[in-house]
Context: one part of a larger RNA
RNA sequence: UGUCGGGUGUCUGAGGGAAAGGUAGCCCCAGUACGAAAGGAACAGGUCGCCGUGGCCUCUGGUGGAUCGGUUGUCUGACAAGGCACUGCCGAGUAGCUACGCCAUAGUGGAUAAAAGCUGAAUGCAUCUAAGCUUGAAGCCACUCCCAAAACGAGACGCCCAUUCUCUUGUCGCAUGGUGGGGCUGGUGACAGCAACGCCGACAGGAGACGAAGGCUCCCAUAGAAGAUGGGUUUGAUAGGCUGGGGGUGUAAGCUGUGAGCUUCGGCGAACAGUUCAGCCCACCAGUACUAACCGCCUGAGG
Numbered sequence: 001u002g003u004c005g006g007g008u009g010u011c012u013g014a015g016g017g018a019a020a021g022g023u024a025g026c027c028c029c030a031g032u033a034c035g036a037a038a039g040g041a042a043c044a045g046g047u048c049g050c051c052g053u054g055g056c057c058u059c060u061g062g063u064g065g066a067u068c069g070g071u072u073g074u075c076u077g078a079c080a081a082g083g084c085a086c087u088g089c090c091g092a093g094u095a096g097c098u099a100c101g102c103c104a105u106a107g108u109g110g111a112u113a114a115a116a117g118c119u120g121a122a123u124g125c126a127u128c129u130a131a132g133c134u135u136g137a138a139g140c141c142a143c144u145c146c147c148a149a150a151a152c153g154a155g156a157c158g159c160c161c162a163u164u165c166u167c168u169u170g171u172c173g174c175a176u177g178g179u180g181g182g183g184c185u186g187g188u189g190a191c192a193g194c195a196a197c198g199c200c201g202a203c204a205g206g207a208g209a210c211g212a213a214g215g216c217u218c219c220c221a222u223a224g225a226a227g228a229u230g231g232g233u234u235u236g237a238u239a240g241g242c243u244g245g246g247g248g249u250g251u252a253a254g255c256u257g258u259g260a261g262c263u264u265c266g267g268c269g270a271a272c273a274g275u276u277c278a279g280c281c282c283a284c285c286a287g288u289a290c291u292a293a294c295c296g297c298c299u300g301a302g303g
Stems, first nucleotide, its partner, number of pairs: 005161007015147004021051003025047003034039001052105005060099004067092005072085005107143004115135004164209009177200004183194004210302001214298003218232004238292003241288005246282004254275005261268002
């Protein structure tokens, strides 16, 4: 861009792609078949592992430059609290991500190949083949998974919106079309007939106005290199904050008491205990409009 108004959602599935399961041991079959004996199977069934594949994070382990604690050097005058030193080093560690962890990992049907056969003529017999028929592979097709209406035969169904106004170009005379004023013909006349033109009209366009649904912007994450995808946008719990829950670390500072030891006898003082399952923190789960989703822009159907 197209898919014959514009959007939006749910599908169908022509067609295409993937295909994924493999295997050791043990039990049983069975001391059976087989074999003179010695010896000694297999199909089916069961069980338990390993490898592979797909998914997941409840458990276990890893990571965890979120976080908490300990600690060395140095700097901020001291305390406290911090910066830097590979994340300074060390001990833990939620979410997330992961494997070493957990879960799942069928064969069934159909048509066949080689092959094995049935019936059976040519050829009174025979013959699997000439007609016909029955079987028969890890291979083929279907069942499974993924993509898929750009499948030009461009699909189906639902929902939303619209099919408005103004101006204008061309064609037509299609329609027993309407209408208007004139023209021509006939008629004394009322009138009748004829051809063209204008308007209305039909068809095909053009310009503008208005403008629905939609999209973007905006706040985000179960998504992510950018696009894309998904959610939210006040009729709102989308993200942040706050509160609560649930977790991590491991008992903060200050104060009080005890106090090894040192002392110039005035004091200094590591450490311990209490206050304190503290303090600090969270990527998890809820609740709550306090903050930010504002203001705008684009496309654009309109018989």
A computed fold for a 303-nucleotide part of an RNA from a Candidatus Methanofastidiosia archaeon, annotated as large-subunit ribosomal RNA, domain VI. Model confidence (mean pLDDT): 81 of 100. NCBI's taxonomy places the organism under Archaea, Methanobacteriati, Methanobacteriota, Candidatus Methanofastidiosia.